Predicted 3D model of a 354-nucleotide part of an RNA (large-subunit ribosomal RNA, domain IV) from a metagenome. Its Rfam family is "Bacterial large subunit ribosomal RNA".
Context: one part of a larger RNA
RNA sequence: CUCUGGUUAAGGAACUCGGCAAAAUAGAGCCGUAACUUCGGGAGAAGGCUCGCCCCUGAGCGUGUAGGCCUAAACGGCCGAAGCGUCUGGGGGCCGCAGAGAAAAGGCCCUGCCGACUGUUUACCAAAAACACAGGUCUGUGCGAACGCGCAAGCGGAAGUAUACGGGCUGACACCUGCCCAGUGCCGGAAGGUUAAGAGGAGAGGUUAGGCUUAGGCCGAAGCUUUGAAUCGAAGCCCCGGUGAACGGCGGCCGUAACUAUAACGGUCCUAAGGUAGCGAAAUUCCUUGUCGGGUAAGUUCCGACCCGCACGAAAGGCGUAACGAGUGGGGCACUGUCUCAACCAGAGACCCG
Numbered sequence: 001c002u003c004u005g006g007u008u009a010a011g012g013a014a015c016u017c018g019g020c021a022a023a024a025u026a027g028a029g030c031c032g033u034a035a036c037u038u039c040g041g042g043a044g045a046a047g048g049c050u051c052g053c054c055c056c057u058g059a060g061c062g063u064g065u066a067g068g069c070c071u072a073a074a075c076g077g078c079c080g081a082a083g084c085g086u087c088u089g090g091g092g093g094c095c096g097c098a099g100a101g102a103a104a105a106g107g108c109c110c111u112g113c114c115g116a117c118u119g120u121u122u123a124c125c126a127a128a129a130a131c132a133c134a135g136g137u138c139u140g141u142g143c144g145a146a147c148g149c150g151c152a153a154g155c156g157g158a159a160g161u162a163u164a165c166g167g168g169c170u171g172a173c174a175c176c177u178g179c180c181c182a183g184u185g186c187c188g189g190a191a192g193g194u195u196a197a198g199a200g201g202a203g204a205g206g207u208u209a210g211g212c213u214u215a216g217g218c219c220g221a222a223g224c225u226u227u228g229a230a231u232c233g234a235a236g237c238c239c240c241g242g243u244g245a246a247c248g249g250c251g252g253c254c255g256u257a258a259c260u261a262u263a264a265c266g267g268u269c270c271u272a273a274g275g276u277a278g279c280g281a282a283a284u285u286c287c288u289u290g291u292c293g294g295g296u297a298a299g300u301u302c303c304g305a306c307c308c309g310c311a312c313g314a315a316a317g318g319c320g321u322a323a324c325g326a327g328u329g330g331g332g333c334a335c336u337g338u339c340u341c342a343a344c345c346a347g348a349g350a351c352c353c354g
Stems, first nucleotide, its partner, number of pairs: 001349008010340002014338001019335001027051005036041001038172001052094007060086004067079004095099001107333007114325002119131002135170007147156003173320001175318002178250003183247002185243005192238003198232002203227005210219003251269005278312001279309001290306005
């Protein structure tokens, strides 16, 4: 010097990203206990007092001897001095620094954020504000259900049947959940347009019996063959509607009030419609340590406000919320070797010999 323990003057978080670690708290009885609240809770809130041993004494309860009462006379029922057990109260006394005498054995409070909650998770760096969750809502499914596994048979769904089952989103509860259907999706519609195979076969080409020839060639039925236009052909798409707890979206510029400033008001352009309620420098705010207030002697964090929201916003839910949390931010009390600032002690290493 390192590790594991122990103690420490004065101070007491000045340490540090951060009280990390350590210290402190700790049992039982009694007293007492706030905001808030979903009336359950919050609560062991917080905060106090007491606790050993000896003597005297009281009450309750259990057991139950003696005894008593009842009686259907039984191995019966009930009461019950004493004794024993247990529990609790009163009075007096004794000792120590110390009586929950050792060990084990909650630290507490105030205030935000997130998630309602108990649960679940990255086996071996993440336990969380992530997942799940009851509840909400949309949607599919009429039963050989939808859906899933399988080539199939078959099986699950379910020995269920719409108060059921599958899928999506949201995530207790309270108050709520605005506007846009132009685009995309989905649902409905079927008049018109477009449209496949197929049907259809107008027409065209090849071939040649034959015919005609100026003897070069030309024409050319049937059959066979190669093609092939109208016309008839579904769904889909176009089209017409609906639909947002479907994918999603939810403006700009200019002017205006009798100080200024601001703009309830007006004008104009664009759009499918221009962000309602609520919240807001926020787990979201760039400028930004915004500004004001609070807390501190001093506060880029924190809390309360303001609103100029770079770039919140309503089930990718909005805003609240008691309880809960090995979650996360800020503050305080207690307590301490975290620190000022280090010292000593014990054990194990380090060092030397082997």